[in-house]
């Protein structure tokens, strides 16, 4: 990052499973990504629990990479 070329993932929603749950798997399915390939290391959200009369605040433990920022790898080569 091209009205290039070959590809390539795969929102939401459905249906099964797993989980307290956010959420995750696997199959339909594409709304869109130029890393929408991987990585939980800063924050953001979110879920569980704990503290507080309730509530805010704190704290634990998890989830998110398609929220931001970061690290790492990788196809084409025209400006």
């Nucleotide at each position: 990052g091209a009205c290039a070329a070959g590809a390539g993932c795969a929102a939401a929603c459905c249906c099964a499973c797993c989980g307290u749950g956010a959420g995750g798997u696997g199959g339909g399915g594409a709304c869109g990504c130029a890393a929408a390939g991987c990585c939980a290391c800063g924050g953001a959200u979110c879920a569980g629990g704990c503290c507080g009369u309730a509530g805010a605040c704190g704290c634990c433990u998890g989830a998110c990479a398609g929220c931001c920022g970061g690290g790492u790898u990788a196809c084409c080569g025209a400006a």